Overview: c-di-GMP-I riboswitch aptamer from Methylomusa anaerophila, 94 nucleotides, folded computationally. The prediction has a mean pLDDT of 87. Of the family's consensus pairs, 95% are formed in the model.
RNA sequence: AAGCGAUAAGGGCAAACCUGUUAAAAGACAGCGACGCAAAGCCAAGGGUCUAAGGUACUGCUGACAGCAGCACUAUGAUUGCCUGGUUACCGAA
Repeated sequence: AAGCGAUAAGGGCAAACCUGUUAAAAGACAGCGACGCAAAGCCAAGGGUCUAAGGUACUGCUGACAGCAGCACUAUGAUUGCCUGGUUACCGAA
């Protein structure tokens, strides 16, 4: 230095539940709280997954248009605590 990761030391992060705020939703943020995490630090770059406001197609209501409702697809919305990749970093038993 690289790799590796302990029932080590000092620290760090914080799932679910609940409360509040926010968002169309997924979700996010704050508080509470610890299931876990050796990158659960950072970057939505690739894949996956979630959502579907808006958009598109179809169907129904209607004489028709408009409008409304239903349904399918769709990310420009999310998720890094789903995986990969990039990048930075504390400690040192075997």